[in-house]
Molecule: c-di-GMP-I-GGC riboswitch aptamer
Organism: Paenibacillus sp.
This record gives sequence, structure tokens and C1' cells, in this order.
RNA sequence: AGAAACAAAGGCAAACCCGUCGAAAGGCGGCGACGCAAAGCCAUGGGUCUUCCGAAUCGGUGCGAGAGCACGAUCGAUGAUUGCCAGGUUGCUCAAU
Repeated sequence: AGAAACAAAGGCAAACCCGUCGAAAGGCGGCGACGCAAAGCCAUGGGUCUUCCGAAUCGGUGCGAGAGCACGAUCGAUGAUUGCCAGGUUGCUCAAU
């Protein structure tokens, strides 16, 4: 340098439960360890999720005499997620090579 087998030091902490903030996804704190070699940092791209939203679209569903209304889906917007995957950036350890 490269790679991530083994080991050591140190580190992080899923789910459940409790508290708290939020409309929600979810965040934060406590408890707790399923796991993690970047499970350190950055929402930049894709994915997924959310709806206090929309003069949007629909040969979707329901209601209605109708105009239309509600819900749903799509699209957009909003927010969330880096423990979904890429990308950027910093970094511990050590064998073969």
C1' cells in the first nucleotide's frame, strides 16, 4: 500500500419496555444487546417510509337525484431513515500478500 481472516485495546447499540418531543414516519434520554470494521461524520443520488399538504391526475372504491363529498392510488411537495444501498470524508488494529 492493499485486504478484512484471527486476536487485543477501546467503541457503537437492534428489538422489547419506560419517559419525552412530533400530526405521522420518526427523534432524543433511560433500560437492554440483535448485531456492527466504519453501526464515525455528511440527506448528495437511488430505495423505503410519512401526510398538519395540493386550483394536480384517475375508465379505482363508497356515498349522493345531481353538483359533489370521503377514501384510495399516481404524481408533486413536505418531512424521516446513513442499522437499506451507493457516493464523499475522517479513522483503530493486525496475519498471509